[in-house]
About this RNA:
Predicted 3D model of a 72-nucleotide RNA (transfer RNA) from an Acidobacteriota bacterium. The organism belongs to Acidobacteriota, within Bacteria. The coordinates come from a structure-prediction model, not an experiment, and the mean pLDDT is 80. Rfam family: tRNA. Its family is annotated with triplet codon-amino acid adaptor activity in the Gene Ontology. RNAcentral holds the sequence, with entries from ENA.
């Protein structure tokens, strides 16, 4: 430069191809225990930005930002 892929709770990953954004691990509260681990429960917490398109967008479309393969 040209192709491909990809950004999602504080971290790792779903979202069944438009129709309540969900798990584990952290963290906060509680139960249990003399305490304290383990082990239960319960809460918090997120869609890269800006526009379109829909009755409705993580998801389709345009147009940036970053990130990683390949090719020159």
């Nucleotide at each position: 430069u040209g192709a491909g892929a990809g950004a999602u709770c504080g971290u790792c990953c779903a979202a069944u191809u438009g129709g309540c954004a969900g798990g584990a691990c952290u963290g906060c509260g509680g139960a249990u225990u003399c305490u304290g681990a383990c082990u239960c429960c319960g809460c918090c917490a997120a869609u890269c930005g800006u526009g379109g398109u829909u009755c409705a967008a993580a998801u389709c479309c345009a147009c940036g930002u970053c990130u990683c393969u390949c090719a020159g």